[in-house]
Context: one part of a larger RNA
RNA sequence: UCCGGCGAGUUGCCGGUGCUGGCGAGGUUAAGGACUAAAGGUCCGGAGCCGAAGGGAAACCGAGUCUUAAUAGGGCAUACAGUCAGCAGCGGCAGACCCGAAACCGGGUGAUCUAUCCAUGUCCAGGUUGAAGUUCCCGUAAAAGGGAAUGGAGGACCGAACGCACAUCCGUUGAAAAGGGUGGCGAUGAGGUGUGGAUAGGGGAGAAAUUCCAAUCGAACCCGGAGAUAGCUGGUUCUCCUCGAAAUAGCUUUAGGGCUAGCCUCGAUUUAGUCAGACGGAGGUAGAGCACUGAAUUCCUGAGGGGGCGUCAAAGUCUGCCAAGGGAUAUCAAACUGCGAAUGCCGUGCUGAUGGUGAUCGGGAGUCAGACUGUACGAGAUAAGUUGGACAGUCAAAAGGGAAAGAGCCCAGACCUGCAGCUAAGGUCCCAAAAUACGUGUUAAGUGGAAAAGGAUGUGGGAUUUCGAAGACAACUAGGAUGUUGGCUCAGAAGCAGCCACACAUUCAAAGAGUGCGUAAUAGCUCACUAGUCGAGAGGUCCUGCGCCGAAAAUUUCCGGGGCUGAAACACGAUACCGAAGCUCAGGAGUGUGUAAAAGCACACUGGUAGAGGAGCAAUCUCAACGCGCAGAAGCAGUACCGAUAAGGAGCUGUGGAGUGUUGAGAAGAGAGAAUGCCGGA
Numbered sequence: 001u002c003c004g005g006c007g008a009g010u011u012g013c014c015g016g017u018g019c020u021g022g023c024g025a026g027g028u029u030a031a032g033g034a035c036u037a038a039a040g041g042u043c044c045g046g047a048g049c050c051g052a053a054g055g056g057a058a059a060c061c062g063a064g065u066c067u068u069a070a071u072a073g074g075g076c077a078u079a080c081a082g083u084c085a086g087c088a089g090c091g092g093c094a095g096a097c098c099c100g101a102a103a104c105c106g107g108g109u110g111a112u113c114u115a116u117c118c119a120u121g122u123c124c125a126g127g128u129u130g131a132a133g134u135u136c137c138c139g140u141a142a143a144a145g146g147g148a149a150u151g152g153a154g155g156a157c158c159g160a161a162c163g164c165a166c167a168u169c170c171g172u173u174g175a176a177a178a179g180g181g182u183g184g185c186g187a188u189g190a191g192g193u194g195u196g197g198a199u200a201g202g203g204g205a206g207a208a209a210u211u212c213c214a215a216u217c218g219a220a221c222c223c224g225g226a227g228a229u230a231g232c233u234g235g236u237u238c239u240c241c242u243c244g245a246a247a248u249a250g251c252u253u254u255a256g257g258g259c260u261a262g263c264c265u266c267g268a269u270u271u272a273g274u275c276a277g278a279c280g281g282a283g284g285u286a287g288a289g290c291a292c293u294g295a296a297u298u299c300c301u302g303a304g305g306g307g308g309c310g311u312c313a314a315a316g317u318c319u320g321c322c323a324a325g326g327g328a329u330a331u332c333a334a335a336c337u338g339c340g341a342a343u344g345c346c347g348u349g350c351u352g353a354u355g356g357u358g359a360u361c362g363g364g365a366g367u368c369a370g371a372c373u374g375u376a377c378g379a380g381a382u383a384a385g386u387u388g389g390a391c392a393g394u395c396a397a398a399a400g401g402g403a404a405a406g407a408g409c410c411c412a413g414a415c416c417u418g419c420a421g422c423u424a425a426g427g428u429c430c431c432a433a434a435a436u437a438c439g440u441g442u443u444a445a446g447u448g449g450a451a452a453a454g455g456a457u458g459u460g461g462g463a464u465u466u467c468g469a470a471g472a473c474a475a476c477u478a479g480g481a482u483g484u485u486g487g488c489u490c491a492g493a494a495g496c497a498g499c500c501a502c503a504c505a506u507u508c509a510a511a512g513a514g515u516g517c518g519u520a521a522u523a524g525c526u527c528a529c530u531a532g533u534c535g536a537g538a539g540g541u542c543c544u545g546c547g548c549c550g551a552a553a554a555u556u557u558c559c560g561g562g563g564c565u566g567a568a569a570c571a572c573g574a575u576a577c578c579g580a581a582g583c584u585c586a587g588g589a590g591u592g593u594g595u596a597a598a599a600g601c602a603c604a605c606u607g608g609u610a611g612a613g614g615a616g617c618a619a620u621c622u623c624a625a626c627g628c629g630c631a632g633a634a635g636c637a638g639u640a641c642c643g644a645u646a647a648g649g650a651g652c653u654g655u656g657g658a659g660u661g662u663u664g665a666g667a668a669g670a671g672a673g674a675a676u677g678c679c680g681g682a
Base pairs, nucleotide, nucleotide: 001682002681003680004679005678006677011094012093013092014091015090017088018087019086020085021084022083023082026050027049028048032044033043034042035041054061055060064076065075066074067073097235098234100232104225105224106223107222108221109220115199116198117197118196119195120194121193122192123191124189126158127157128156129154133150134149135148136147137146138145162186163185164184166183167182168181169180170179201217203213204212205211210219238616239615240614241613242612243611248261249260250259251258252257262367263366264364265363266362267361268360269359270358272357273354274353275352276351277350278348279347280346281345287339288337289336293333294332295331298328299327300326301325304322305321306319307318308317309316370395371394372393373392374391375390377388378387379386400411401410402409415588416587417586418585420584421583422582426578427577428576429562430561431560435575438573439572440571441570442569448564454549455548458546459545460544461543462542463541464540465539466538467537475533476532477531478530479529481506482505483504486500487499488498512527516525517524589606590605591604592603593602594601595600617671620667621666622665623664624663625662626661627660628659635655636654637653638652639651641649642648
């Protein structure tokens, strides 16, 4: 990992609801007993319970009663049948659908491991050092002191046994659930070790580490309470049919749990719902506006204040200062409004449409993590596949077609069958179904087929303006002068370093006290300006379509690919076709409603998670009836049959060797793929 078997809403009592049945103003027995043909038996037993009357705290009264001073008013009653069983779903109490803790408590078992202690034994090769003391000598008044010898102390030294475990290598499904190799430390001591004994879990022991107490220790192990509890995780077994949610509100030591409501379903009752139109209403959003509340721009005016002058003070006077208020001007606001929509909302004995439409009562739920998209908003950074509500849609619980591929986007809601047709979104050169279709333009960038500020004689369309046959624009030819080198400055300053200005005047077709290059300064080249040649458009500004640059990233690539340029790109227009489980057509099935019922017919419907409701299939056993079976039951194996609903059901052949089927009822150990399920096997 696979296969087989086992494996989870049960049972008892109680309660209310529904259905069925018995009896019915009544219904019913319990314990117990008798009988007995022994069976979902018969009879006795009326204790008790429910109902038939209520009101009041009660006394009490009673179709009424209570409140009260009340006869006032008011509350609750008075019309409506119950009860006993069975069955179904649900609730309560019980382990209560199954498996699962870590833990808690009780009683026991452990110190053969290990910790400490007690008693009694035992062990420590060899080598080294040489304390005290003693003896002798020297020394002293005597001592002290010194020397030599002797002596043999020490948690002394080196180092085996023995003990330990500091480093490193190996080992890590090991040779080993702690070891092996090489080194290391202690090795007469707080030493090692044998045997026997002591201390026990709310405890012991501890040279102290939460360390040890039998491979278990922040509280050992065994059995029991015990099926502890688990708002948590996992699992929960056949089929078909009808309907079909929620992820919200309030409250919650509540937030991943509950309760009530909302939304779903089933039953009963009920002329109620919804949409559109018409008509009638309320309103303060979008927008707008600035009288109000505030914010905010410029100017004028300007109370008041600051400052200067006034010898102090004052009067007074002045102001490159501040400034309320007023006037003019142009603005802003979710918590501003003298205005004010569209939608939405409310109403109607009106009109039309519509329907698993509304409401009430009762049985049963599930849901309380929602997601994205569009629109108007808040938070955030006018960030997020962010977060919070609002309105709508889709997904959730929805398959099909499109978007290359994609829960939430676009189209569209799958009862079944069809080698029939029409369309939607989206498409029609090939991959790949359908136009290498049509008309008019645009784009040259492979733009299309990613991006901004910004930049640019790209190119199309439009508007406007200036110049132009009295000749424009461009080009070429010629001129571009004189006072004068203007004045100043300066080494120099001559149009052209810089400063000044009545930037002047003359000759002119025209020519600046000079546009740029240039020189040390001159010189030189050129421009403005003018004439000629030429001969028809030229220049500027604005709006707009499509393009260009801006444009650097990590596996090939920002078209799905091939490939595409009078297009297979873009814009506009018009015509065909393709294209889905949509619609239609043909056949079939089921459900609901109507037709009083049945049959038939008509119409509508038949996606679906949680969940509600309905109908069935299969296995085991019991009862009854009828069958089959040694001339071969069940089981097992094979097989081409039946079921236009499934779970399923037959026939035949082989094997097998003794039971078994159908129909009608009934009862439950009643269906397996999942639980890191359990047991067995491969």
Molecule: large-subunit ribosomal RNA, domain II
Organism: Fusobacterium naviforme